[in-house]
RNA sequence: CCAGUUGGCCGGACGGCCGCGGGCCGGUGCGCAAGCGCCGGCGCGAGGAAAGUCCGGGCUCCAUCGAAAUGCGGUGCCGGCUAACGGCCGGCGGGGGCGACCCCAGGGAAAGUGCCACAGAAAGCAAACCGCCCGGCCUCGGCCGCGGCAAGGGUGAAAGGGUGCGGUAAGAGCGCACCGGGGGACUGGCAACAGGACCCGCAUGGUAAACCCCACCGGGAGCAAAACCAAAUAGGGACGACGCGAGGGCAACCUCAGGCCGGUUUCGAGGCCGGUCGUCCGGGUUGGUUGCUCGAGCAACGGCGCAAGCCGUCGCCUAGAGGAAUGGCCGUCACGUUGGAGGCUUCGGCCUCCGGCCUUACAGAACCCGGCUUACAGGCCAACUGGCAAA
RNA sequence: CGGAGUAUAGCGCAGCCUGGUAGCGCACCUGCUUCGGGAGCAGGGGGUCGAGUGUUCGAAUCACUCUACUCCGACCA
Repeated sequence: CCAGUUGGCCGGACGGCCGCGGGCCGGUGCGCAAGCGCCGGCGCGAGGAAAGUCCGGGCUCCAUCGAAAUGCGGUGCCGGCUAACGGCCGGCGGGGGCGACCCCAGGGAAAGUGCCACAGAAAGCAAACCGCCCGGCCUCGGCCGCGGCAAGGGUGAAAGGGUGCGGUAAGAGCGCACCGGGGGACUGGCAACAGGACCCGCAUGGUAAACCCCACCGGGAGCAAAACCAAAUAGGGACGACGCGAGGGCAACCUCAGGCCGGUUUCGAGGCCGGUCGUCCGGGUUGGUUGCUCGAGCAACGGCGCAAGCCGUCGCCUAGAGGAAUGGCCGUCACGUUGGAGGCUUCGGCCUCCGGCCUUACAGAACCCGGCUUACAGGCCAACUGGCAAA
Repeated sequence: CGGAGUAUAGCGCAGCCUGGUAGCGCACCUGCUUCGGGAGCAGGGGGUCGAGUGUUCGAAUCACUCUACUCCGACCA
């Protein structure tokens, strides 16, 4: 210098003028007050993904959400981190790359069931179409055998280890050597796993993102959740579910029996109901307050840890409007692109000066966090790999 | 903002759960019938199964990601 890998960061900057959202302060007008309007000042005002809504939580409600079984759904190598996770970190195994490095839904197919289309003889207690061999017959082309075999050919995604030698009528783990495979005392490691004396001629193909088995996890809905205030009406109707019992008390209420408690059943503790609940039709209001932003928060420093991360100290407050503000113009600069001139050149381009254009990509909070995934013009930094050249 | 679902021929839909040949009706084309048209009868053509990646020998079907479209959800009585 060229080609590449991984991780992280930025995603226009500065100044002026005008404008928007909401907050605080001051003045002023109205109002009994709460508060509202106007004027002025101060400071704040989108993102790395705010997105998709794919996971995990907080929070709120569901007449409670405890235990066990079962059903349903999800996850799936090992260890760690975390509030939790299908996330992250570090290892292990398998695959790819010369390499840095990347990818893997990565438990069980020897518990059972199902499926493997077409082709092919045979697709799962293996089988024999062509073929090889033996025997018999023979018109020397072949034919026959409840014969032997599985080396070669052919079919298929897949045909019951591979190569070589021996062996045989022909063959075959039939025997042997090497490779592969299975079991495995023992050793190392927390573990996944790795190594492995020795034994076994080899015995059981694939599919679990098919049912299933094993282990672990999970109640449902979602801020249009939910609570309060105010206004208004036909304070209505239809259907369904459960109930419409007893006693005491003037009454509020109490006790017993009964019913209900949101996948189902059982158990336990407790709660709720004695005119309520659900669905639909019709009617009314499109008001206000809370939830609402201080939180598993951000930044700096120190310590521990390979890392994810954890602990401590100090500092900061950083949108909270409810159909939705965060914008526009001008000037300078940076980046990019383009035209001209000059210089250098390894002829690919590069540098300097002047002028024009563009001011950018993906995209925009709507209860809030932790992740994943997807979109993204251009630029910067660090570490590492391969190649070429020079010292 | 939150939730649910759909995408298969020009149109309306099956098939997907249980993977192997993509089908039905209308429409379209050709022929017969008719003086001609319609109806009828016989035959035929037309598909990246919304897009991509993966699992599998094999994907419309199974899994994941993306795209487009549709529907539902306020409060009071």

Two RNAs folded together computationally: RNase P RNA and transfer RNA, 468 nucleotides in total. Rfam match: Bacterial RNase P class A. Gene Ontology terms of the family: tRNA processing, ribonuclease P activity and dimeric ribonuclease P complex. It is annotated as a ribozyme. Model confidence (mean pLDDT): 76 of 100.